The RNA shown here (Bacterial RNase P class A) has 360 nucleotides and comes from an Armatimonadota bacterium. It matches the Rfam family "Bacterial RNase P class A". Rfam describes the family as follows. Ribonuclease P (RNase P) is a ubiquitous endoribonuclease, found in archaea, bacteria and eukarya as well as chloroplasts and mitochondria. Its mean pLDDT, the model's own confidence on a scale to 100, is 77. A source record names the gene rnpB.

[in-house]
RNA sequence: GGAGUGGGCCGAGCGUUCGCUCCCGCGCAAGCGGGGGAGGAAAGUCCGAGCUCCAUAGGGCAGGGCGCUGGGUAACACCCAGGCGGGGCGACCCGACGGAAAGUGGCACAGAAACAUACCGGCCGCCUUGGGCGGCCAAGGGUGAAAUGGUGCGGUAAGAGCGCACCAGCGGUGUGGAGACACAUCGGCUGGCCAAACCCCGCCCGGAGCAAGGCCAAAUAGGGGGCGAGUCCUCUGCGGAGGCCGGCGUCGGCCCGACGCCGCACGAGUCCCGGGUUGGCCGCACGAGGCCGCAGGCAACUGCGGUCCCAGAUAGAUGAACGCUCCCGACAGAACUCGGCUUAGUGGUCGACUGCUUAG
Repeated sequence: GGAGUGGGCCGAGCGUUCGCUCCCGCGCAAGCGGGGGAGGAAAGUCCGAGCUCCAUAGGGCAGGGCGCUGGGUAACACCCAGGCGGGGCGACCCGACGGAAAGUGGCACAGAAACAUACCGGCCGCCUUGGGCGGCCAAGGGUGAAAUGGUGCGGUAAGAGCGCACCAGCGGUGUGGAGACACAUCGGCUGGCCAAACCCCGCCCGGAGCAAGGCCAAAUAGGGGGCGAGUCCUCUGCGGAGGCCGGCGUCGGCCCGACGCCGCACGAGUCCCGGGUUGGCCGCACGAGGCCGCAGGCAACUGCGGUCCCAGAUAGAUGAACGCUCCCGACAGAACUCGGCUUAGUGGUCGACUGCUUAG
């Protein structure tokens, strides 16, 4: 110089004016003054929790989730460190990464054969030749995603872990490690693949969700309870009607009066309880909190000390105009709250690291 790998941070800036919302102060009020006002993903709602209500003795079955080891955490399918496998020259990246020697099942097409087999072929014997029959083999060819360890030497009629050496795999032992595992050595010689098929093993898991849930409380219907006024007279077709009296309500300042309803109850009226619609308050913004320092730890993270308060609506605020500057600005907007993951995304900036090339 150029090509890359892997992280941290920012998310156009400034000024003026006018608005919106929440909080505080002043004010009878109108309003005035001061302060706060979206994100790294607020998103998808995919995991894990807090919180709330319901359920729940304990245990089991069913169902679901997770799955190398150690650690972190409130918890996790997340994070850190390590192991193993795969990819890359490398920095580094990717991995549902327990068990296929418990059982069941599957392995398309092709191929003789996909789990017990021989199509072509090789070799031996017999028959009179062409060729046929019987036997041995699994090295070579062919098919396939996959063909029964690989390479070499010996061996054999031809072959073959049949024997041997090395390598791969399996098992035993020893050493190292906290462990996954690694290394060494010995052994007999090999057992196809799929568990993101059933299954087996180990661990974990109750359900619903802030429209959770709690409190206050106009009204209406329905419910419960208390108080609450004749069983007088007349008529009757026995349903009731009228009169007097009493109670309640309306009119009315009050009395009289008028009108309506009721009178022994299935009760007018009135009071209380209860109910919980419109609505209001809480939940709901101080929290597994942010920042700084010190300490422990490789790290994730944790402990201690100091400091800060940082949106909180319920038709839902976070905007607009003008001016200046720049690289001309992406994805996108809270609604109970946290920890993660995933997805979207114009760019800028700062460390670290790896190849290549050139020069000293």
Source information
RNAcentral holds the sequence, with entries from ENA.